Small-subunit ribosomal RNA, central domain from an uncultured bacterium, 350 nucleotides, folded computationally. The coordinates come from a structure-prediction model, not an experiment, and the mean pLDDT is 88.

[in-house]
Context: one part of a larger RNA
RNA sequence: CUGGGCGUACAGGGAGCGUAGGCGGUUUGGUAAGCCCUCCGUGAAAUCUUCGGGCUCAACCCGGAAAGUUCAGAGGGGACUGCCAGGCUAGAGGACGGGAGAGGAGCGCGGAAUUCCCGGUGUAGCGGUGAAAUGCGUAGAGAUCGGGAGGAAGGCCGGUGGCGAAGGCGGCGCUCUGGAACGUUUCUGACGCUGAGGCUCGAAAGCGUGGGGAGCGAUCCGGAUUAGAUACCCGGGUAGUCCACGCCGUAAACGAUGCGGACUAGGUGUCGGGGGUAUCGACCCCCUCGGCGCCGCAGCUAACGCAUUAAGUCCGCCGCCUGGGGACUACGGCCGCAAGGCUAAAACUC
Numbered sequence: 001c002u003g004g005g006c007g008u009a010c011a012g013g014g015a016g017c018g019u020a021g022g023c024g025g026u027u028u029g030g031u032a033a034g035c036c037c038u039c040c041g042u043g044a045a046a047u048c049u050u051c052g053g054g055c056u057c058a059a060c061c062c063g064g065a066a067a068g069u070u071c072a073g074a075g076g077g078g079a080c081u082g083c084c085a086g087g088c089u090a091g092a093g094g095a096c097g098g099g100a101g102a103g104g105a106g107c108g109c110g111g112a113a114u115u116c117c118c119g120g121u122g123u124a125g126c127g128g129u130g131a132a133a134u135g136c137g138u139a140g141a142g143a144u145c146g147g148g149a150g151g152a153a154g155g156c157c158g159g160u161g162g163c164g165a166a167g168g169c170g171g172c173g174c175u176c177u178g179g180a181a182c183g184u185u186u187c188u189g190a191c192g193c194u195g196a197g198g199c200u201c202g203a204a205a206g207c208g209u210g211g212g213g214a215g216c217g218a219u220c221c222g223g224a225u226u227a228g229a230u231a232c233c234c235g236g237g238u239a240g241u242c243c244a245c246g247c248c249g250u251a252a253a254c255g256a257u258g259c260g261g262a263c264u265a266g267g268u269g270u271c272g273g274g275g276g277u278a279u280c281g282a283c284c285c286c287c288u289c290g291g292c293g294c295c296g297c298a299g300c301u302a303a304c305g306c307a308u309u310a311a312g313u314c315c316g317c318c319g320c321c322u323g324g325g326g327a328c329u330a331c332g333g334c335c336g337c338a339a340g341g342c343u344a345a346a347a348c349u350c
Stems, first nucleotide, its partner, number of pairs: 003322004007304002012318001014201004021194003025088007033081002035077005041071001049065006091191001092188003096183002103177007115149007125136002162169002206247006215241002220236004258317006266295011299306002323350003332343004
């Protein structure tokens, strides 16, 4: 330096932005570093290969030749890569236009329901279970009506739907703000792809300080069940769940499928945009671009299955795997308030 792989067997980084690096559309001219050809020198001897010879053979030894994948210099070539200069518009990006969306942040508003408090009516039960009991209730519960307080979550619409890089996002309004798609003329002119390190984001739980606390509810306390019951069931109930700010940085962070690009039969549904035909208009029908699904050919696959949203055929770049256990471990280092996270062995054993 090299092999084979990564949906489910070991293996895609949780996600994005981006540094170095790697890779790079089309055309003209130049250059000649890479690249190709020729020549010259060099590549010590020995060894190896080969031809011949000498010890009776061989090993061994002697002589000749070849080779020595290399490097330097000189001359030449100009396709391809690089470099320099100029041009192009198919990549990429910008402007303009009208639309879609639970994309993000802040502020405000509203309704249903639960719970609690106050009052009215009213009386003996309520609740709960497989059945019960603990529990609540004559100090008036439960039921029902009226009033009030407070917190959390958003019914129907709702979807096989939409948006977001991922995590994720769902009542209504306003303000600020990101991205994507579509359309036609227009503008820039390769400005691109990937991305070791790095930086940022990152469910839930957990941590710090302060607030909040309706419902739910780890731990905990009771009641049951049971041989026991540190559970499943029932009654309570603390942290937490909520808010602000700061940490943590993990996950079955999953499509268990990295990102970008090109190419390769179709059918059907749906969401968003544009165009056309028809119509008074809506609907319908046709074409087209983008997204999300289902089915399915070739091809691929160990099979299952994937199949223009590829796991097909290729290119570029990154990450990762290399028998099971030991081990998502120890030690060390870095990070963290801690919990712990990241990196990551070996002995031994099968």